RNAcentral holds the full RNA, with entries from ENA. The part of an RNA shown here (large-subunit ribosomal RNA, domain V) has 585 nucleotides and comes from a Planctomycetota bacterium. The source organism's lineage runs through Bacteria, Pseudomonadati and Planctomycetota.
[in-house]
Context: one part of a larger RNA
RNA sequence: CCCGCGGUUAGACGGAAAGACCCCGUGAACCUUUACUGUAGGCUGAUAUUGGGUUGAGAUAUGUCUUGUGUAGGAUAGCUGGGAGGCUUUGAACUCGGCACGCCAGUGUUGAGGGAGCCGUUGUUGAAAUACCAGCCUGGUCAUAUUUUAAUUCUAACUUUGAUUCUGUGAAUCCAGACAAAGGACAGUGUCAGUCGGGCAGUUUGACUGGGGCGGUCUCCUCCCAAAGAGUAACGGAGGAGUGCAAAGGUACACUCAGCCUGGUCGGCAAUCAGGCGUAGAGCGUAAAGGUAGAAGUGUGCUUGACUGCGAGACCCAUAAGUCGAGCAGGAACGAAAGUUGGCCUUAGUGAUCCGGUAAUCCCGAAUGGAAGGGUUAUCGCUCAUCAGAUAAAAGGUACUCCGGGGAUAACAGGCUUAUCGCAUCCGAGCGUCCACAGCGGCGAUGCGGUUUGGCACCUCGAUGUCGGCUCAUCACAUCCUGGGGGUGUAGAAGCUCCCAAGGGUUUGGCUGUUCGCCAAUGAAAGUGGUACGUGAGCUGGGUUCAGACCGUCGUGAGACAGGUCGGUCCCUAUCUGCCGUGGG
Numbered sequence: 001c002c003c004g005c006g007g008u009u010a011g012a013c014g015g016a017a018a019g020a021c022c023c024c025g026u027g028a029a030c031c032u033u034u035a036c037u038g039u040a041g042g043c044u045g046a047u048a049u050u051g052g053g054u055u056g057a058g059a060u061a062u063g064u065c066u067u068g069u070g071u072a073g074g075a076u077a078g079c080u081g082g083g084a085g086g087c088u089u090u091g092a093a094c095u096c097g098g099c100a101c102g103c104c105a106g107u108g109u110u111g112a113g114g115g116a117g118c119c120g121u122u123g124u125u126g127a128a129a130u131a132c133c134a135g136c137c138u139g140g141u142c143a144u145a146u147u148u149u150a151a152u153u154c155u156a157a158c159u160u161u162g163a164u165u166c167u168g169u170g171a172a173u174c175c176a177g178a179c180a181a182a183g184g185a186c187a188g189u190g191u192c193a194g195u196c197g198g199g200c201a202g203u204u205u206g207a208c209u210g211g212g213g214c215g216g217u218c219u220c221c222u223c224c225c226a227a228a229g230a231g232u233a234a235c236g237g238a239g240g241a242g243u244g245c246a247a248a249g250g251u252a253c254a255c256u257c258a259g260c261c262u263g264g265u266c267g268g269c270a271a272u273c274a275g276g277c278g279u280a281g282a283g284c285g286u287a288a289a290g291g292u293a294g295a296a297g298u299g300u301g302c303u304u305g306a307c308u309g310c311g312a313g314a315c316c317c318a319u320a321a322g323u324c325g326a327g328c329a330g331g332a333a334c335g336a337a338a339g340u341u342g343g344c345c346u347u348a349g350u351g352a353u354c355c356g357g358u359a360a361u362c363c364c365g366a367a368u369g370g371a372a373g374g375g376u377u378a379u380c381g382c383u384c385a386u387c388a389g390a391u392a393a394a395a396g397g398u399a400c401u402c403c404g405g406g407g408a409u410a411a412c413a414g415g416c417u418u419a420u421c422g423c424a425u426c427c428g429a430g431c432g433u434c435c436a437c438a439g440c441g442g443c444g445a446u447g448c449g450g451u452u453u454g455g456c457a458c459c460u461c462g463a464u465g466u467c468g469g470c471u472c473a474u475c476a477c478a479u480c481c482u483g484g485g486g487g488u489g490u491a492g493a494a495g496c497u498c499c500c501a502a503g504g505g506u507u508u509g510g511c512u513g514u515u516c517g518c519c520a521a522u523g524a525a526a527g528u529g530g531u532a533c534g535u536g537a538g539c540u541g542g543g544u545u546c547a548g549a550c551c552g553u554c555g556u557g558a559g560a561c562a563g564g565u566c567g568g569u570c571c572c573u574a575u576c577u578g579c580c581g582u583g584g585g
Stems, first nucleotide, its partner, number of pairs: 001585008010577003014572002022406004027402002029398004035203005041196009051154013065140002068137001069105001078136005085119003094113008158183005165178004206218003215235001219241006242387001243285001244344002249303007257281001259277005283292002286349001288347003307330004313324003319388001332341003355381007363374002413460001414458001415456003419453001421449006430440002467542001468540003472534001473531005480505003483500006507521005548566004552561003
């Protein structure tokens, strides 16, 4: 060097299973509910099957009998018309009793007695006699008819029952009929409507995002970022808007601010007044920026151009939108005129289409005339704010879960970084009786390390097994012990601090799943770290992190909880490399 054999599992990001965690999908499935929309079913009502009486209550119509009080007035005057008489031995006035009404004054009616009168016309009143006759109104009584409703009743629909009932030439606890009984217009059934309705069904439950969730945001305006044309991102830094104004618009004419100084009654730092300085330090409805005194600011007069029909040409720009605009026609306002005026110093103050409303209209009008309906013009209805707006209409749970994908994206480990962390150095304020530096060292500065907590999201989601323990280790040195030295605020001893040094060593128990930590006992010492927080194709499986269950808390609920608790399948016969042992050439 070549070829074996026996072992061992450190590696081949070993094998197995298109990761179950996480995210994504306008994926799925179940589950929940005061999500949305439905629906089975329940209840209630109407109606059909469905008929007859009686009674009560109500409504309407007709008829009878009644009823009617403001004040004044003999007094309980409903209204209108006629009217000078009417009623009475067919029993008037009056007396007693009953009933009804009642505003408690009386009115109506009836029975008994009684035995001849009573009322009106005249005076008070808006209206004159229930003296008499007729019609009508308000409230009521009674009768009849129609009808509604409630109760009750009947039997003939309909329903139920029928052990020794009968028939169907018939066995049958079935069916049909007869007969009998019970119930009964109810129940049952059909149709329609209202209501309840996670019992059931179909679905929805936004996106951005230094993973996702929670939070925040989503449209428009101003400034910076923005790199002197325009434009330009971020969960970059600051602020505003979802209007206001009939004058704060148009026009003609006129004027100049803030602040300061001096003077001046009350009057003061500051009120109104006079003089001066004063380029803007003011004002311009509102945020900011730009602009602005030769006005866009401040006044006064007259007014409505905050017009109609257009629009050459441009800016901006994927589209759709957005912006500016001379000029022409019509008819106006102001101005002597020239002229200016199609809102406001400018830039925010907003919403496509569909659908529907209102007004107008020369348009269309299903044979024709109309109408319905539509068109056109103007206008109205959206925090459609997720603001280019999926529907008129929508929330949650899943650890019982599933599928398709992703290392486009999280949790472990690695990588980069090193804020944080650990270590070191510099400076030297101060402490150290004195003395910055024996030992410390404020405020600061500069590095190193890559053991912490993080940031990033670069390999891995067609799988890189996660804490601790056991076993077996190996390396660094920023050294715990042992060794050698310097300094000392080193007398000695014991220490403190620094330098060199990695050869060897660096314990056993109690509690806890613990690493850690606390405690106990030894010891020269009981080192700090790296090795996928070394090591699960070596072991374990106590913890964490599936399915079961309990408690607390949260939630209406399904369920949830770096809250607690009990329970809970750890596969691999070694091909290659490595290592150990051994044999042959």